[in-house]
RNA sequence: CGGGAUGUGGCGCAGUCUGGUAGCGUACGCGCAUGGGGUGCGCGUGGUCGCUGGUUCGAAUCCAGUCAUCCCGA
Numbered sequence: 001c002g003g004g005a006u007g008u009g010g011c012g013c014a015g016u017c018u019g020g021u022a023g024c025g026u027a028c029g030c031g032c033a034u035g036g037g038g039u040g041c042g043c044g045u046g047g048u049c050g051c052u053g054g055u056u057c058g059a060a061u062c063c064a065g066u067c068a069u070c071c072c073g074a
Base pairs, nucleotide, nucleotide: 001073002072003071004070005069006068007067010026011025012024013023020057028044029043030042031041032040033039050066051065052064053063054062
């Protein structure tokens, strides 16, 4: 320098192909069950999707640029 992959609550991931309410597990808070703990169950808090711009009635998703990490090539 060229090509590719990944980036989404604290953590691990799905959703992207085919644009239409941002979800799951775990963690955390509260409650119930237990004499207590562990554990189980219920409820809840928390993210404008790496960043910027564009297309669109509408973008995590499409387009362009850019940043970080990893892989391949030179």
Molecule: transfer RNA
Organism: uncultured Eudoraea sp.